Predicted 3D model of a 141-nucleotide RNA (FMN riboswitch aptamer (RFN element)) from Parvibacter caecicola. The RNAcentral record of the sequence draws on Rfam. Taxonomically the source falls in Parvibacter (Bacteria, Actinomycetota, Coriobacteriia, Coriobacteriales). Of the family's consensus pairs, 100% are formed in the model. Rfam family: FMN riboswitch aptamer (RFN element). About the family: The RFN element is a highly conserved domain that is found frequently in the 5'-untranslated regions of prokaryotic mRNAs that encode for flavin mononucleotide (FMN) biosynthesis and transport proteins.
C1' cells in the first nucleotide's frame, strides 16, 4: 500500500405565502427539498517536467446500489438470513477532441399505511433497516 477477517462509528432533506372549501401543510398558484458507488473536461499543492503523487470539490433524470413491497427457499422461528422479482423523471442551446455530467435556459421525477379532501414536504412503521464511508486489531502478499 493492498486482500481477507473480526470489531466499531457513521449513514436522508424539504409547506413559507396565497386560492378555493365545513374541512387541505394533502387540491391549485407561487415556494422548498434531493441517499450511497461509479462516469466526468473543476479547483490548489508538490515535483526528478516525462508524466506521476497529493488535497479539497464534482449528476434527483446516465450507469449501478439501497429503503417499501412481492415470491421462493433455507432452520436457527428471528419484524431471521440467502435467492429472485418490483422499483420515478431531461430535453434544447453554448464551449470543447469529448459533456444527458460543465454554463445557460425551460422541463420532469419522488415507495407502503394512515388522514374532516388526493401527501416528495404532515404522523406511522422507524429509538428501524441500508447502500455505503471511515477507525481499530489481526492475517497474507
Nucleotide at each position: 500500500a493492498u486482500u481477507c477477517u473480526g470489531u466499531u462509528u457513521c449513514a436522508g432533506g424539504g409547506c413559507g405565502g396565497g386560492g378555493u372549501g365545513g374541512a387541505a401543510g394533502u387540491c391549485c398558484c407561487c415556494a422548498c427539498u434531493g441517499g450511497c458507488g461509479g462516469u466526468g473536461a473543476g479547483c490548489g499543492g508538490c515535483u526528478u517536467a516525462g508524466g506521476g503523487c497529493c488535497g479539497c470539490g464534482c449528476a434527483g433524470u446516465c450507469c449501478g446500489c439501497g429503503a417499501c413491497c412481492c415470491g421462493c427457499g433455507c432452520c436457527a422461528u428471528g419484524c431471521g438470513c440467502g435467492c429472485g422479482g418490483c422499483u420515478g423523471a431531461c430535453u434544447c442551446c453554448g464551449u470543447g477532441a469529448g459533456a444527458u455530467u460543465c454554463g445557460g435556459a425551460g422541463a420532469c421525477c419522488a415507495a407502503c399505511g394512515g388522514u374532516u379532501a388526493c401527501a416528495g414536504u404532515c404522523c406511522g412503521g422507524a429509538u428501524g433497516g441500508a447502500a455505503g464511508a471511515g477507525g481499530c486489531a489481526g492475517u497474507a502478499u